The RNA shown here (c-di-GMP-I riboswitch aptamer) has 76 nucleotides and comes from a Deltaproteobacteria bacterium.
The coordinates come from a structure-prediction model, not an experiment, and the mean pLDDT is 79.
Lineage of the source: Bacteria > Pseudomonadati > Myxococcota > Myxococcia.
RNA sequence: UUCCGUCAAAGCCACACCCCGGGCGACCGGGGGCCGGAAAGCCACGGGUCUCGCAGGAGACGGCCGGGUUGCCGAA
Numbered sequence: 001u002u003c004c005g006u007c008a009a010a011g012c013c014a015c016a017c018c019c020c021g022g023g024c025g026a027c028c029g030g031g032g033g034c035c036g037g038a039a040a041g042c043c044a045c046g047g048g049u050c051u052c053g054c055a056g057g058a059g060a061c062g063g064c065c066g067g068g069u070u071g072c073c074g075a076a
Base pairs, nucleotide, nucleotide: 004074005073012037013036017032018031019030020029021028022027035063041069042068043067045066046065047064048061049060050059051058052057
């Protein structure tokens, strides 16, 4: 440095659900929480799902998959 990550160690994130707030909504922010996660960090680039709208269209999800990019530890 690359690969890898099964029961090392240190730390990290946080599903369902509950409380407060925001949004027509998908859903989001904060607090608790613990099903899980080695990128469950970041980027809506491709696909996908979902919401609003009669429609043109406008949005949501990165904890659906792929891709890009950065990165902690090093026991086996």